RNA sequence: CGAACGGGAUCCGGCACUAUAGCAAUAUAGAGCCGGUGAGAGUGGCGGAAGGGUGAGUAACGCGUGAGCAACCUGCCUUCGAGUUGGGGAUAACCUCCCGAAAGGGAAGCUAAUACCGAAUGCGGUUCCGUGACGCAUGUCGCGGCGACUAAAGCUGGGGAUCCUUCGGGACCUGGCGCUUGAAGAGGGGCUCGCGUGCCAUCAGCUUGUUGGUGGGGUAAUGGCCCACCAAGGCUUACGGCUAGCUGGUCUGAGAGGACGACCAGCCACACUGGGACUGAGACACUGCCCAGACUCCUACGGGAGGCUGCAGUCGAGGAUCAUUCGCAAUGCGCGAAAGCGUGACGAUGCGACGCUGCGUGGAGGACGAAGGCCUUCGGGUCGUAAACUCCUGUCAUUCGGGAAAAACGGCGUGUGGGUUAACACCCCAUGCGCGUGAUGGUACCGGAAGAGGAAGCCACGGCUAACUCUGUGCCAGCAGCCGCGGUAAUACAGAGGUGGCGAGCGUUGUUCGGAUUCACUGGGCGUAAAGCGUGUGCAGGCGGUUUCGUAUGUCGGAUGUGAAAUCCCACGGCCCAACUGUGGAACUGCAUCCGAAACUGCGGGACUAGAGUACAGGAGGGGAGAGCGGAAUUCUUGGUGUAGCGGUGAAAUGCGUUGAUAUCAAGAAGAACACCGGUGGCGUAGGCGGCUCUCUGGAAUGUUACUGACGCUCAGACACGAAAGUUGGGGGAGCAAACAGGAUUAGAUACCCUGGUAGUCCCAACCGUAAACGGUGUGCACUUGGUGUUGGGGGAAUUGACCCCUCCAGUGCCGGAGCUAACGCGUUAAGUGCACCGCCUGGGGAGUACGGCCGCAAGGCUAAAACUCAAAGAAAUUGACGGGGGCCCGCACAAGCGGAGGAGCAUGUGGCUUAAUUCGAUGCAACGCGAAGAACCUUACCUGGGCUUGACAUGCAGCUGCACGUCCUGUGAAAGCAGGAUUCCUUCGAGGGUGCUGCACAGGUGCUGCAUGGCUGUCGUCAGUUCGUGCCGUGAGGUGUUGGGUUAAGUCCCGCAACGAACGCAACCCUUGUGUCUAGUUGCCACUCCCGCGCAAGUGGGAAGCACUCUAGUCAGACUGCCCGUACAAGCGGGAGGAAGGUGGGGAUGACGUCAAGUCAGUAUGGCCCUUACGCCCAGGGCUGCACACGUGCUACAAUGGCCGGUACAGAAGGAUGCGAUACCGCGAGGUUGAGCGGAUCCCCAAAACCGGCCCCAGUUCGGAUUGCAGUCUGCAACUCGACUGCAUGAAGUCGGAUUCGCUAGUAACGGCGCAUCAGCUACGGCGCCGUGAAUACGUUCCCGGGCCUUGUACACACCGCCCGUCACAUCAUGGGAGCCGUCAGGACCCGAAGUCGCUGGGCUAACCCGCAAGGGAGGCAGGUGCCGAAGGUCUGGGUGGUGACUGGGAUGAAGUCGUAACAAGGUA
Repeated sequence: CGAACGGGAUCCGGCACUAUAGCAAUAUAGAGCCGGUGAGAGUGGCGGAAGGGUGAGUAACGCGUGAGCAACCUGCCUUCGAGUUGGGGAUAACCUCCCGAAAGGGAAGCUAAUACCGAAUGCGGUUCCGUGACGCAUGUCGCGGCGACUAAAGCUGGGGAUCCUUCGGGACCUGGCGCUUGAAGAGGGGCUCGCGUGCCAUCAGCUUGUUGGUGGGGUAAUGGCCCACCAAGGCUUACGGCUAGCUGGUCUGAGAGGACGACCAGCCACACUGGGACUGAGACACUGCCCAGACUCCUACGGGAGGCUGCAGUCGAGGAUCAUUCGCAAUGCGCGAAAGCGUGACGAUGCGACGCUGCGUGGAGGACGAAGGCCUUCGGGUCGUAAACUCCUGUCAUUCGGGAAAAACGGCGUGUGGGUUAACACCCCAUGCGCGUGAUGGUACCGGAAGAGGAAGCCACGGCUAACUCUGUGCCAGCAGCCGCGGUAAUACAGAGGUGGCGAGCGUUGUUCGGAUUCACUGGGCGUAAAGCGUGUGCAGGCGGUUUCGUAUGUCGGAUGUGAAAUCCCACGGCCCAACUGUGGAACUGCAUCCGAAACUGCGGGACUAGAGUACAGGAGGGGAGAGCGGAAUUCUUGGUGUAGCGGUGAAAUGCGUUGAUAUCAAGAAGAACACCGGUGGCGUAGGCGGCUCUCUGGAAUGUUACUGACGCUCAGACACGAAAGUUGGGGGAGCAAACAGGAUUAGAUACCCUGGUAGUCCCAACCGUAAACGGUGUGCACUUGGUGUUGGGGGAAUUGACCCCUCCAGUGCCGGAGCUAACGCGUUAAGUGCACCGCCUGGGGAGUACGGCCGCAAGGCUAAAACUCAAAGAAAUUGACGGGGGCCCGCACAAGCGGAGGAGCAUGUGGCUUAAUUCGAUGCAACGCGAAGAACCUUACCUGGGCUUGACAUGCAGCUGCACGUCCUGUGAAAGCAGGAUUCCUUCGAGGGUGCUGCACAGGUGCUGCAUGGCUGUCGUCAGUUCGUGCCGUGAGGUGUUGGGUUAAGUCCCGCAACGAACGCAACCCUUGUGUCUAGUUGCCACUCCCGCGCAAGUGGGAAGCACUCUAGUCAGACUGCCCGUACAAGCGGGAGGAAGGUGGGGAUGACGUCAAGUCAGUAUGGCCCUUACGCCCAGGGCUGCACACGUGCUACAAUGGCCGGUACAGAAGGAUGCGAUACCGCGAGGUUGAGCGGAUCCCCAAAACCGGCCCCAGUUCGGAUUGCAGUCUGCAACUCGACUGCAUGAAGUCGGAUUCGCUAGUAACGGCGCAUCAGCUACGGCGCCGUGAAUACGUUCCCGGGCCUUGUACACACCGCCCGUCACAUCAUGGGAGCCGUCAGGACCCGAAGUCGCUGGGCUAACCCGCAAGGGAGGCAGGUGCCGAAGGUCUGGGUGGUGACUGGGAUGAAGUCGUAACAAGGUA
């Protein structure tokens, strides 16, 4: 799908009838007939093999591309030819009955067809025979022919001439749709082939239907597709494992590539998992069937049902992905004659900023640059024309109104023109007119209205990388893509302000490509960074000399076909633009076929000699193998001589020796190795080879001709050789010598050293197969300036000559040019320039390890990962620093000396301890008699207690009132303070000044940070260095200069030099001291002269005069290697003269670039932080002085070079006014009283040691003076804690100081005293100065310490106080082994064997056809049975792979663990 068929519920209409109600019209109901309607199902046809989904499987002819089928199929569609005759028997539906819970099933009966089955016909088709043409083999396409086999179905519209009629119609004519057969087409499919198509070789061998043949079967068709038999083949990036749908294309990239395969399109595969066939044109079939399995559901427990990877939707899982929407209006598909029906295909809408695109969130004006925020150097800056405000505009959204395109078909009605036909019926075609169709949707769009009204966020701001400040935090919290930020000033965390970027988005995460020439085809490398196989021979492979002919698979040109569409690109169009999209073009770099070219390459033929090779000649050689021979040495044995040691080391000891060693002489034995020659000399492929002779033997070089005629180069695999050590067996064994033993060394010493000593070292045979097997440099060929040695051979010239010289070839060294190289370096022996071939590399560690495989007797070798982890590992060169590296040179550095410290007592500082507090700082040199040049109070910063709060001090403002401030008094109190009282101003009368009170700003802080700072200082170091400009060299860091040869105290000077100059340092200039001149002459001086006094005198005191001398303090001079000698190129050095002084005369001041985050916030200054009735201020008292102890710096001593007593001399510098203080007196004394003189060359203060004399007589003393008692003095408000001094008394330790350590080189050390600052006084024995007395020693640079220059090594650069290795211990992580255990994958053998095809059987059943009157029989078929195969399942077995596993192995990582010290320097044993 009723236009294939039988049937038909329901409802509607009509007709007559019956019943009920009614008088009736009529109404209702019922069965019946007719007509219409046509549900749900059935038979039948077509479609359910399309469309839609997904990517599990698949590494495959699956896909892509190009071919082939002469080996094929094809429903529906198109074209052409022929046919469509005549019969038969059933069966669903339906009805009746039965079984079942259901699903469903069974039996009996009726019926139709385009369902099913015979028969007829045979244009044709198939088969068979003959024959022609053609072809790439089998064959294909035709032609002819005797036979044989082989079809079909009807439905429907119209017509009315003739015939029939149960009058409905039928026959008949005609149209349409079908049906059958054949031929062709189109489209679709099947099969075959070339090429392309991921990773692993730690998968290297795989295969028995395997490879082929013959014959069958099977299929639409070829084919081991299947079977039987025969042969023994076939494959090789195979086989195996892992991963994966493929493509057009997409993303990226300059490209070449790389990664990917969403959407869209083509192909394939799949449909719960596995197996199977049926039907059909097509399936082994997503929403069909059968079986098995897992799962879910129903059940009456007997049995059944199911398959969303269709569209929505649900659940689960997950970091994560939408509506159980509308419509078949359009496009398309299926069915149908058609209307039409169906269609989660499709068309639409919804959700998601998921992507792409367009638009808006307003525009213009607007400075007193408002308020506010943030910052601030407090001036201001910035957000910022930004806002407000003024004037505009009207997109989007809102609201009101209008309002599309997508629709044209088809259909029906009605015209016109054709076609068909007997026909003006129908029907078909074309073309008019009318009717009618929209899910989206009242949507897009258009118009009106109002009002800046409703509409901006996200990220970043240390560098990369555009964009900076504040606050908070304080290695915390946190950030982080990489480097890295954060430990009190964070542009890096968090917040804020500001700024930058993008914007309806922004940022993160994940992923891919790029950058990455970092797998290098384009387009890399291998001496030292990763990387040349240890070496050779050589098959395959790659590459290959000159010439000629041919060929045309490489190559080049042209043509043809194909390279789907979409995408990309270009042009022009459509939506307002764009995104999006339409049309056309180009492109698709590919593949195939045909034609052409022949230079190059290849291939085939011929020829050649320059590559390669052969023959020949005379030479060189540690080339190899075997045999023999030799001397020196060592050890041993024997004998002689001989006696106490030998040996060994840094020093020793073990060991050997009186049983006679070592030493020495002689003889003998044994094994191993071959001095000198000997040489960057020779030979060999490398490993390697060394006494001499002989035998055998390989190779290379040179020379000359002759011959072969490309025979060549390289080489994966393969094979051979291959030091030492090691292994097996057998020999041998002198020396040496792992292991081992002993002795030393040492903290230890399983080492270095010593004494011994076994394997081994040697030979034969066999393994091993590795080395820093190195030139860290693969082999071969060619090309590219030179110099100089040396070995072998040849030539030339010359010679007495083998010397020397010139030259050719081959080898082997050095230097060096161009060039190369990151540099170092290489450089005709390339690491230069090219060609050919091989090997190898791709960050460090893990690791040349694990597992697997191969080899080996073993040891082990070859091949060779991953997890994990790091932000590096590395090369070369540079500058430093360092070295138990080198060279040169300085310094009280050592040495030579003198005196000390370390022992004692005391003083002082520090640590520690203590304390309420013992304030703080300084800490190797370079803190510790330091800040402190003055702690009883004060100082004072600390503690306890009592008080004050705009404050002890500064400035400003406001208010208040009074008044000067102040002074005095009273109370309380330790004082400060608190409480109270008294007294008292000037004035121009505006108020000002001063002051007080209250309040606000603020003061104040010795609180923190010296690691936020300034300044100052210490130190290396008064060491001689440190730099710059220009030039030159180097890719660069950087170098040169500044190194070198001399010289100096010196980077001082000279010479040389790719450097030339310059700066800071050195030196000098400055001060002082040493000599002299001049000037000046008081307070200094007194020689000469005069006066006065005293004295006998010498003389002395005073005065005058004087400035000579001393002195004072100013100016000059002087010293410059200037002169001489020697030496040297010079600079300079040595010596000498003169000179007060001689080579810097002595001393001082003066401290380069820098180093130590050196010291100082407590001297001052100062950023930040912190406190603010207290961390500020005042006061009293205490503490800084505390004492088992330790250290530093000093004083005084231990005595006779001394102590004590007495006497007698000689300084310099400095200070002095609430000061120095004479004199006189008192006191034993400290001191007191007095007070002259002096603001000072005038006055004051002024020495001691020394010297002279005496005593002491070596002792704990006539040494030493601590400690303690008593008595005093002075200062001061005050000496208790806690001053100094005096007198008397007391009289401790100590008799010269261990290890070790400090200072000093001349007016120095040592010894002696004096002064000053601070200061009321003083714990000063400290510090800074001054003078007096006044030495010794330095051979020298080996050593210790520090420093300078050059050079060398370096794994150091926080720089040797560096770096760094391994075990052990702890924690975490990943991983190997592991008795095993668990899973998974495919395999083998066997068992069982569903469904099902096929085969056999088929005794049961059987309508159509045949025979038969019938019964029945036959043909054919079915059920059933059975065989092969066969999924799942089972048993056994070996294998791959994953997980897990007591225990175990190493590995990695981890601020401060243990033990040592291996490496880096000569790393302390290279």